[in-house]
Formats: sequence, structure tokens, C1' cells
RNA sequence: AGGACCGUAGCUCAGGGGUAGAGCGGAGGUCUCCAAAGCCUCGCGUCGCGGGUUCAAAUCCUGCCGGUCCUG
Repeated sequence: AGGACCGUAGCUCAGGGGUAGAGCGGAGGUCUCCAAAGCCUCGCGUCGCGGGUUCAAAUCCUGCCGGUCCUG
């Protein structure tokens, strides 16, 4: 330099045009003499950034940035 895949919650990852989710973690509550465990509640998010297509984009197209791998 070229190519492939990936980028979504604190972490690991789903979701592939029509309200952003799960597990773990975290916070609050309940219980207890105090804790732990259990139970209840709360997503804690500019979906990497910009542009395009569309009535509507996390999702499709595109440029860039970052990561992993391959070729040289």
C1' cells in the first nucleotide's frame, strides 16, 4: 500500500428499514440486629464520526477514523 471482518450500555454481545435490547456489572428499595443471598424497581446509550438514499437509518450506500487478521 491492497484486501476481509468488526465498531451498539461500564464489560461480553444480540438486533440487518418502523419505540434500542439480553447477560454480567452498577444504583435505589425490601428483608436482617448488621451484612450476604433472595426478591422488586431503574438503561446507566450522540448505535465510532461525516455525507447520501428513504416518509422513516443502529440497519442500505459512501468517505474518514479506530481494532483484528491476510497479502506484499

The RNA shown here (transfer RNA) has 72 nucleotides and comes from a bacterium. RNAcentral holds the sequence, with entries from ENA. Its mean pLDDT, the model's own confidence on a scale to 100, is 82.